[in-house]
RNA sequence: GGGUCGCUAGCUCAGUUGGUAGAGUGCCUCGUUCGCAAUGAGGAGGUCAGGGGUUCGAAUCCCCUGCGAUCCACCA
Numbered sequence: 001g002g003g004u005c006g007c008u009a010g011c012u013c014a015g016u017u018g019g020u021a022g023a024g025u026g027c028c029u030c031g032u033u034c035g036c037a038a039u040g041a042g043g044a045g046g047u048c049a050g051g052g053g054u055u056c057g058a059a060u061c062c063c064c065u066g067c068g069a070u071c072c073a074c075c076a
Base pairs, nucleotide, nucleotide: 001072002071003070004069005068006067007066010025011024012023013022019056027043028042029041030040031039032038049065050064051063052062053061
């Protein structure tokens, strides 16, 4: 330098043919308990890596950039 894959909640990850974002775990509150653990109910938490484009509508399609993983090539 080139190819491929990945980037979504604090963490681990889903997300179908483009229709307006979820699970588990963690966190907060409440109930059960003498208390803790465990368990039940409720809640908060997201510029979907960044920018641009297409579209009535983009996490999803296209382009550029960044970061990570991996393979190939090149140099000394």
About this RNA
Transfer RNA from a Planctomycetota bacterium, 76 nucleotides, folded computationally. It matches the Rfam family "tRNA". Rfam classes the family as a transfer RNA. Rfam links the family to the GO term triplet codon-amino acid adaptor activity. The sequence is in RNAcentral, with records from ENA.